[in-house]
RNA sequence: ACCGAUAAACGGGGGCGCUGGUCCGUCCGGCUGAGAAAACGCGAAAGCUGCAGUCCCCUAUCACCUGAUCCGGACAAUACCGGCGGAGGGAGUUUAUUCGCUUUUCUC
Numbered sequence: 001a002c003c004g005a006u007a008a009a010c011g012g013g014g015g016c017g018c019u020g021g022u023c024c025g026u027c028c029g030g031c032u033g034a035g036a037a038a039a040c041g042c043g044a045a046a047g048c049u050g051c052a053g054u055c056c057c058c059u060a061u062c063a064c065c066u067g068a069u070c071c072g073g074a075c076a077a078u079a080c081c082g083g084c085g086g087a088g089g090g091a092g093u094u095u096a097u098u099c100g101c102u103u104u105u106c107u108c
Stems, first nucleotide, its partner, number of pairs: 001102001003100003006096005011058006017031005041048002064089003070083004
């Protein structure tokens, strides 16, 4: 000096399901998970929007989306498990007196 890992700063990208009480974004529970949120507003309802919150992720074979009203297996049910999937897309710079590797130079 390069590369990798790790950490930090600032900045950025996403998710928030199924179900019971029950008529309910009223509240309290159950399931899986890192995380299961919701003010104000629109709507006759179904639903739409998403301030805050929370957890995760930032070049990627572990954020997340598409495919997908997909396929197989479970379950009270589900985006629950697996396939699809080393798929396609997907948000970054700097610093480090941290750790490691390689090379070069100097000295002994």

This is a predicted structure of a 108-nucleotide RNA (TPP riboswitch aptamer (THI element)) from an uncultured Eubacteriaceae bacterium. The model forms 91% of the base pairs in the Rfam consensus. Its mean pLDDT, the model's own confidence on a scale to 100, is 75.